[in-house]
Context: one part of a larger RNA
RNA sequence: CACCGCCCGUCACACCAUGGAAGUUAACCAUGCCCGAAGUCAUUACUCUAACCCGUAUGGGAGGGGAAUGCCGAAGGCAGGGUUGAUGACUGGGGUGAAGUCGUAACAAGGUAGCCGUACCGGAAGGUGUGGCUGGAUCACCUCCUU
Numbered sequence: 001c002a003c004c005g006c007c008c009g010u011c012a013c014a015c016c017a018u019g020g021a022a023g024u025u026a027a028c029c030a031u032g033c034c035c036g037a038a039g040u041c042a043u044u045a046c047u048c049u050a051a052c053c054c055g056u057a058u059g060g061g062a063g064g065g066g067a068a069u070g071c072c073g074a075a076g077g078c079a080g081g082g083u084u085g086a087u088g089a090c091u092g093g094g095g096u097g098a099a100g101u102c103g104u105a106a107c108a109a110g111g112u113a114g115c116c117g118u119a120c121c122g123g124a125a126g127g128u129g130u131g132g133c134u135g136g137a138u139c140a141c142c143u144c145c146u147u
Base pairs, nucleotide, nucleotide: 003110005107008103009102011100013097014096015095016094018092019091020090023087024086025085026084027083028082029081031079032078033077034076039072041070042069043068044067046066047065048064049063052061053060054059113134114133115132116131117130118129119128120127121126
């Protein structure tokens, strides 16, 4: 840079982050069921047994070892669930980007004054109806203040 001004929204292009989304996938959490190692504990009419006790002795008892069974029980398996993350065709708006498209809504009475709420409608800014506000110009009148 001062109306040859300013400026709004759709659309197109590029990039960025983000919401939704049939799903896919991972981690974690707890729940139910199955299986159930080691080990403690319990039980046993099974088995073994130098020390102690009884017995002359075979043996018996106590204690101990093993074995079996049971409870608990890690890991594992199955099922459904919860939380969080990643990803996902497609999709919604948002942001940013000298010189793209369409119009011209707002700023002057911006050429239908504008704005707010609401309903409907429209490529888009928006339009119309309705209620409200003046943060409206112009004209007229009234009141107050200053000169």
RNAcentral holds the full RNA, with entries from ENA and SILVA. A computed fold for a 147-nucleotide part of an RNA from Neolyngbya sp. YnbrA2, annotated as small-subunit ribosomal RNA, 3' minor domain. Lineage of the source: Bacteria > Bacillati > Cyanophyceae > Sirenicapillariaceae > Neolyngbya.